[in-house]
């Protein structure tokens, strides 16, 4: 304005209720938010204020009189797009402003009493100045009234003092991250007088004075960072961290400034710049979420634009009450933490599925299913709390204020009334049903927990070690299984563990660590005594360490997380009282520690000065006459111009033989002729002297090998660089000729070394033995004591060991120095010193999973030592040259099937490829199959004969005859099955692959002499010993000796052969005597004697002698004997090496083929052929070749077989016939070289036989790819083998033949056997190769075919420099200055106060100028960081890249 109610004189007035706005008070300086910035104007403990301030609240004391003048709103006008203003007129107050009073209060000046802490404080006292205030509302008895009240009382309010509580302000002292590759820093800086400002002290400010403050105890500067109560973590000590709640601080878009006020230099208040968005009518305006919620961006990532002031707090108000995103709740989120649940009990046929399998079976698994039960949670129905204590109103007492019974306050009892966001979520009873509810991770070790499939170094996996190249508990998938569970796993990150920065609690001689060495400042340490002090140290007490948290105890939420109360603790700080051994200050004393003095000694200790012989180079000069130097050999060089060599003279510079010596001096580099001077030290003695004067020693100073510079000399000899000659692939080297710097001196520089004892200095302690160097004392024949320095060895202890040990690396104390994985790197950059050359100090990115000590036991060595072996020397006789055979490679091919590959593949598997074999190509058939077992289906099509067709066969097709058992029978058959066939199935088959999955068997190191265990000692332990040492042997044989005593595998032995002799036996062997008997013959009676056959015996063992050996093992030499030291060969092969070699001898896991990768057949092919290389035969010739005669073997083998033959045939091969013999009986089966005789006459031949051509003969189905033999012809190449390289040591080489196996036949010169004949050399171990033991070195251990370097050349990272370019950040100075303080002015405005009648004037106030200071702005300059930069430059790393060969062994030149 409006509304209600009352009254009205109707105008209106009073009383109430009232949105908004405006005066005015109080809040807005509380809450709440955030860590930007602050290394101290901060924070944390503990103090000071005698330098201080304090609104509201308590408590006292006093007090509250009386007056003035504006000015919002309101109202006209008016400006502006707005945001906002302007003029003009009215108006009130607890606004404002003067005057009065002055209890305190404050100041001056004086006095008193006390007190402390330097200034001083505190209190009482006297006089004089300053200076205060406001009311509102209830009740009400006298008085009094202008009727409004005064006036008394209450309540709130205000004024001045004084106090308290709280709460602030300032100082002070400890404490508070990295960094020295920030060593100087500061002018208002330090102080000191005056003064000014402020609530206060103070250079806070200012003016003058003086020059000083800080710093190695780290100033200054850089860089990070809010601190702290806590918190994670650890046993503690630490070590990490500052979310959450709590105390500070500091911020508010960036930067200044100040007003107000008790408080601010103010989050949600002004005022300025500046930056950024808005709005604009382009003039001008607004904004400020590091309040809650929410956008956007950003990022791996982080919530709702909710609900209420009910409860706690705040702020205002007398109170209702009002604000309150402080708060309280909800919502979302497994983000964390506590508590529950997803069932419980029975249940075996141990189901179904699924995995696995040795196919039996296991396991998932009482798990399921089934049956009984239970219902905490979710659901649904009823029902029902706590969080609320208050507030206001009535009635009643009572009590205190009062003049009062009123009135207000307060208490207590009763009683209405308002009062709950959350929020029907919870509670509780009651329904119904196992219903709604389990993941994740791992499963090779560590670390609980295993198999199949798949993949095939691929895909992937991984925390560390690693895993995967065909059998993967490592990947992937399944089953299983283990862990954890509404959670599992991963990633980050922090403590632990890590004694891995070592206070507690570490180390430095080889692992990373002692500074080159000393003097010495600073600091740390510091010898006996006595006193005295109390800073350190200890006791005791008092504050103090806020709560919370941690911890005990108890208690409330059905437990637990939580959550109250009490207690301890919170290890600190401080103040007081107190001890006085230590340690420290002070003061006196001692002398033993260090230091003087006196008398002796050694000594390459330094400096300077002269001095000496040898050597050596050169030059002169004599002798002399071809070489001389050099090396592994050489050459360059040198020399007839006269070297070299030798003689004598000279000249120059360096270094000092012997002595000489792990002996001497010095700090430590170092130091060596001799004689003079100056000179330092050390050690023995003495005990006169001083009186702790001492250790160490960051920084500093000084000395400090060798090369290197600067300048002057000076050069004989040596010698980088360079030359030349050799070496060698190459040789910018070792090796040689020559050579300048340089070495040498004098003065300056540098400042390093494996500058080493890889050992820091100083003092004490702790067994010993020896030996050297100085000294001293004793005793006098040796010898003893004792001080000092240098070496050995050696015990304890110590140490990872190896060593070390009184010269500790021992056992203690001071003190300095230095380390923290390897490599980037002693590098980059800064700094600093140096003339330079570089020194000094010293990162980091990247990288690797190592690096490293010491010590074992291998292997190894162009390291030793010992010792075997046909290893090698010494001989024979080969191969390596020819021709063939044979076998590999290689090439060829449809195929030339496949293995074996260095010794230890290559005349090997193969003791016998025309077919077959055959595994291979090429074409042709089969498909349950050429073969095994089951099972099924047919039907007689079947076994079995036996024929056609077609075909290269194999196979396919056709037809015929046609059987067996049983039982039935009508004798016609009919059904049935067992072989058989046959149809389908399981299955066969594979010389497919893998010898790197195997078994088995081999092969080689090697018949080398090794190889290991028991106990036992010894070592921390790998591991030693034993087994090694002396000798000896073939031997780890075998003695001795020993911390080793046994042992086993091997060696030998045992066995077979053979070499001698014995018994036994005596056919088919044998024949010496008797007998027969022939042309001869063991031919025949007969015989055991010989051979000789095959049974068992002997034998030889170093047994004898003899030497030597350790009285040993044993060797040597000799007897005897067939054999002699193992007789002579053979079988026999340790642990183990080579992923040695076979999946084609066999066997077998996985894998892979199934109308073929498996069968069968034909035909080729393994037999090819420019080429190569192993074995081998056969030869080049006279020690031969051919003819012809003659002699002696041993082993074997024979029935689809050997085959005699005085048989026949043929030149032969061979054929015919065909006796014997199943074997000491008969046969193959002639033994050849030999001897005897001839003949060749040295040549491409009477050497050699290759090749080819003609004929034959045999095997066999078959001889053409592809056989063997014969006969005749033909007559290659070769005349003794290059480099190289193999056998063989005695009945051996050589050299001659014979005979087997396989086999039809042969390619058989091969391969296994057998004998004739029968040498020749070596008795050493230097050297090539293997091999043993024993030591030694190693950076190997896939073990020298090992390791490993460094350039270049590619990729890829990071980093360093780098003309410069851009960014941030500071530092002084100038310019320019906005806003405000503050100071001067203020001629212009001005109500309150005083003058004055008034006009005016004063006073005080301002606008407005000046000036100090002053952000932010301008311009340049300096420093500093940070991006980036063409290019440069090195480093890291990267399966197979070039070049060398530096390193490890004596590494090949240490």
């Nucleotide at each position: 304005a409006u509304c209600c109610g009352g009254c009205u004189u109707c105008g209106g007035c009073c009383g109430g209720a009232g949105a908004g706005a405006g005066c005015g008070g109080c809040g807005a300086a509380a809450g709440g938010g955030u860590g930007c910035g602050u290394a101290a104007u901060g924070u944390a403990u503990a103090g000071a204020u005698a330098a201080c301030c304090u609104g509201c609240c308590c408590u006292g004391a006093a007090g509250c009189g009386g007056g003035g003048g504006a000015u919002a709103a309101c109202a006209a006008u008016u400006c502006g797009a707005a945001a906002g203003g302007a003029u003009u007129g009215c108006u009130a107050a607890u606004a404002c402003c003067g005057c009065a009073u002055g209890u305190g209060a404050u100041u001056a000046u004086g006095c008193u009493u006390u007190c402390g802490c330097a200034u001083g404080g505190a209190a009482g006292u006297a006089u004089a100045a300053u200076g205060a205030a406001a009311g509102u509302g209830g009740g009400g008895g006298a008085c009094c009234u202008u009727c409004g009240g005064g006036c008394c009382u209450c309540a709130c309010a205000c004024u001045u003092c004084a106090g308290g509580a709280g709460g602030g302000g300032u100082c002070u002292a400890u404490a508070u991250c990295c960094u020295a590759u920030u060593a100087g820093c500061u002018a208002g800086u330090u102080g000191g007088c005056g003064g000014g400002a402020u609530a206060a002290a103070a250079g806070c400010c200012c003016a003058c004075c003086a020059a000083g403050g800080c710093g190695a105890c780290g100033a200054u500067g850089g860089g990070u960072a809010g601190c702290c109560g806590g918190c994670c973590u650890g046993a503690g000590a630490g070590g990490g961290u500052g979310a959450c709640c709590g105390g500070c601080c500091a911020c508010a878009c960036g930067g200044g400034c100040a007003c107000u006020g008790a408080g601010a230099c103010a989050c949600g208040g002004g005022c300025c710049c500046g930056a950024c968005u808005c709005c604009u009518a382009c003039g001008g305006g607004a904004g400020g979420c590091a309040g809650c919620a929410g956008u956007a961006a950003g990022g791996a990532a982080u919530a709702u634009u909710g609900g209420g002031c009910a409860a706690u707090g705040g702020g205002c108000g007398a109170a209702a009450g009002c604000c309150u995103g402080a708060c309280c709740c909800a919502g979302c989120g497994a983000c964390a933490c506590c508590g529950c649940g997803u069932g419980a009990g029975c249940g075996a046929u141990g189901a179904a599925g699924g995995c696995c399998u040795u196919c039996g079976g296991g396991u998932u698994g009482u798990a399921a299913a089934g049956c009984u039960c239970u219902a905490a949670c979710a659901c649904g129905u009823a029902u029902u709390a706590a969080g609320a204590a208050g507030g206001c109103g009535g009635c009643g007492u009572g009590u205190g204020c009062c003049a009062a019974u009123a009135c207000c306050a307060c208490a207590c009892g009763u009683u209405g009334u308002c009062g709950g966001a959350c929020g029907a979520a919870g509670g509780u009873a009651c329904g119904a049903g196992a219903u709604g509810a389990a993941g994740u991770c791992a499963u090779g070790g560590c670390u609980a927990a295993c198999u199949c499939u798949g993949u095939g170094c691929c895909a992937g996996c991984a925390g560390c070690c690693g895993c995967g190249g065909u059998a993967a508990u490592a990947c992937a998938g399944a089953g299983a299984u283990g862990g954890c569970g509404a959670c599992c796993g991963u990633u980050g990150u922090u403590c632990g563990g890590a004694a891995u920065c070592a206070c507690u609690g570490g180390g430095c001689u080889u692992a990373a660590a002692g500074g080159g060495c000393a003097c010495g400042u600073a600091g740390g340490c510091g010898g006996g005594u006595u006193g005295u002090u109390a800073a350190g140290u200890c006791g005791g007490u008092u504050g103090u360490g806020a709560a919370a948290u941690c911890u005990c105890a108890u208690g409330g939420c059905u437990u637990a997380c939580c959550c109250a109360u009490g207690g301890a603790a919170c290890u600190g700080c401080a103040g007081c009282c107190g001890a006085a051994a230590c340690u420290g200050g002070c003061a006196g004393u001692c002398u033993u520690g260090a230091g003087u003095g006196c008398g002796g000694u050694a000594g390459g200790g330094g400096g300077g000065a002269g001095u000496g012989g040898a050597a050596c180079u050169c030059c002169u000069g004599g002798u002399g006459g071809a070489g001389c130097g050099g090396u592994g050999a050489a050459a360059u060089g040198u020399g007839u111009u006269g070297a070299u060599a030798u003689c004598a003279g000279g000249a120059g510079g360096a270094a000092c033989g012997c002595c000489g010596g792990a002996g001497g001096c010095g700090a430590a580099a170092g130091c060596g002729a001799c004689u003079c001077u100056c000179u330092a030290g050390a050690c023995c003695g003495u005990a006169a002297c001083u009186g702790a004067c001492g250790c160490u020693g960051a920084g500093g100073u000084g000395c400090g090998a060798a090369a290197g510079c600067c300048a002057g000399g000076g050069g004989a000899g040596c010698a980088a660089a360079c030359g030349g000659g050799a070496u060698u692939a190459g040789a910018u080297a070792c090796c040689c000729c020559g050579g300048u710097a340089g070495u040498c001196c004098u003065g300056g520089c540098u400042g390093u070394a494996a500058a080493c004892g890889a050992u820091g200095a100083g003092c004490a302690c702790u067994a010993g033995g020896u030996a050297g160097g100085g000294g001293g004392g004793g005793g006098a024949a040796u010898c003893c004591c004792u001080c000092u320095c240098u070496g050995c060895u050696g015990g304890a202890g110590c140490a990872a060991a190896a060593g070390u040990a009184u010269u500790a690396a021992g056992u203690g104390c001071u003190c300095c120095g230095c380390c923290u994985g390897g490599g980037g790197a002693g590098u980059a950059u800064g700094g600093u010193c140096g003339c330079a050359a570089g020194g000094c100090u010293g990162a980091a990115a990247c990288u690797c999973a190592a690096a490293g000590g010491a010590a074992u036991u291998g292997a190894c060595g162009g390291g030793g030592g010992c010792u075997c072996g046909c290893a090698c020397a010494a001989g024979c006789g080969g191969u390596g040259g020819a021709g063939c055979a044979u076998g590999u490679g290689g090439u060829u091919u449809a195929a030339u099937u496949c293995g074996a590959a260095g010794c230890a593949a290559c005349g090997c598997g193969a003791a016998g490829a025309a077919c077959c074999u055959u595994a291979c190509c090429u074409g042709g058939g089969c498909u349950u199959g050429a073969c095994a077992u089951u099972c099924u289906u047919g039907g007689a099509u079947u076994a079995u004969c036996c024929g056609g067709c077609u075909g290269a066969a194999a196979g396919g097709u056709c037809g015929g005859a046609g059987a067996c058992g049983c039982u039935c029978c009508u004798c016609g058959g009919a059904g049935u099955g067992g072989a058989a066939c046959u149809u389908g199935a399981a299955c066969a088959g594979g010389u497919g692959u893998u010898g790197c999955a195997u078994g088995g068997c081999u092969g080689u190191c090697g018949u080398c002499a090794g190889c290991u265990c028991g106990u036992g000692c010894c070592g921390u332990g790998a591991g030693g010993u034993g087994u090694u040492g002396g000798g000896u042997u073939a031997a780890g044989u075998c003695c001795c000796a020993u911390a080793a005593c046994g042992a086993g595998c091997g060696a030998a032995a045992c066995c077979u052969u053979u070499a001698u002799c014995c018994u036994u036996a005596g056919u088919u062997g044998c024949c010496a005597g008797c007998g027969g008997g022939u042309a001869a013959a063991g031919c025949c009676g007969g015989g055991g004697a010989c051979u000789c056959u095959a049974a068992g015996g002997a034998g030889a063992c170093u047994g004898c002698a003899u030497a030597c050996g350790u009285c040993a093992a044993g060797u040597g030499u000799g007897a005897g004997g067939a054999a002699g030291g193992u007789g002579g060969a053979g079988a026999u092969g340790a642990c183990g090496u080579c992923a040695a070699g076979u999946c084609a001898u066999c066997a077998u896991g996985g894998c892979c083929c199934u109308u073929a990768u498996g069968c069968c057949c034909a035909g080729g092919g393994c037999u090819a052929c420019a080429c190569a290389c192993g074995u081998g035969c056969u030869a080049c010739a006279a020690u031969g070749g051919c003819c012809g005669g003659u002699a002696c073997a041993a082993a074997g083998g024979g029935a689809a077989g050997c085959a005699a033959g005085a048989u026949c045939c043929g030149u032969a091969a061979g054929g015919a016939c065909g006796a014997g013999c199943a074997a000491a009986u008969c046969c193959c089966a002639a033994a050849a070289a030999g001897c005897c005789g001839g003949u060749c006459c040295c040549a491409g031949u009477u050497c050699g036989g290759a090749u080819u051509g003609a004929g034959g003969g045999c095997u066999g189905c078959a001889a053409u790819u592809c056989g063997c033999c014969c006969u005749c012809a033909u007559g290659a190449a070769g005349u003794u083998g290059g480099a190289a390289u193999c056998g063989c040591u005695a009945g051996u080489a050589a050299u001659c033949g014979u005979g087997g196996g396989u086999c039809a036949g042969c390619u058989a010169u091969a391969c296994c056997a057998c004998g004739g004949u029968g040498a020749a050399u070596g008795u050493g171990u230097u050297c090539c190769c293997g091999a043993g033991c024993c030591u030694u070195g190693u950076a190997c251990a896939c073990a020298c075919c090992g390791c490993c370097c460094g350039u270049c050349a590619a990729g890829c990272c990071a980093c360093c420099g780098g003309a410069g370019c851009a960014g941030g950040g500071g530092c002084a100075g100038c310019c320019c200055g906005a806003a405000g303080u503050c100071a001067c002015u203020g001629a212009c405005c001005u109500a309150a106060c005083c003058c004055g009648c008034a006009a005016g004037g004063g006073g005080g106030g301002g606008a407005g100028g000046u000036g100090c200071c002053c952000a932010a702005g301008g311009a340049g300059g300096c420093c500093u960081u940070u991006g980036u930069g063409a290019c440069g430059g090195g480093g890291a790393c990267u399966a197979a890249g070039u070049c060398g060969a530096a390193a490890c062994a004596a590494g090949g030149u240490a």
The RNA shown here (small-subunit ribosomal RNA) has 1454 nucleotides and comes from a metagenome. It matches the Rfam family "Bacterial small subunit ribosomal RNA". Rfam links the family to the GO terms structural constituent of ribosome and ribosome. Model confidence (mean pLDDT): 83 of 100. The sequence is in RNAcentral, with records from SILVA.